[in-house]
């Protein structure tokens, strides 16, 4: 410099031919237990990297940025 992929919850990732989003681990508070771990149940957390654009309607589609990884030179 140019190519391709990725960028969602504190962390690791899902996930939708477009109809406002889940799981795991950690977190909280409960139940078991003499206790503690451990298992079991409940709950909080996230306008999905920004800004346009398409569309009734966009995490998903398109433009340009940002970041990050990998490849060519």
């Nucleotide at each position: 410099a140019c190519c391709a992929g990725c960028g969602u919850a504190g962390c690791u990732c899902a996930g939708u031919a477009g109809g406002u989003a889940g799981a795991g681990c950690a977190c909280g508070c409960g139940a078991c237990c003499g206790a503690u771990a451990a298992u079991c149940g409940c709950g909080a957390g996230g306008u999905c990297c920004g800004a346009g654009g398409u569309u009734c309607g966009a995490u998903c589609c398109c433009u340009c940025g940002c970041g990050c990884u990998g490849g060519u030179a």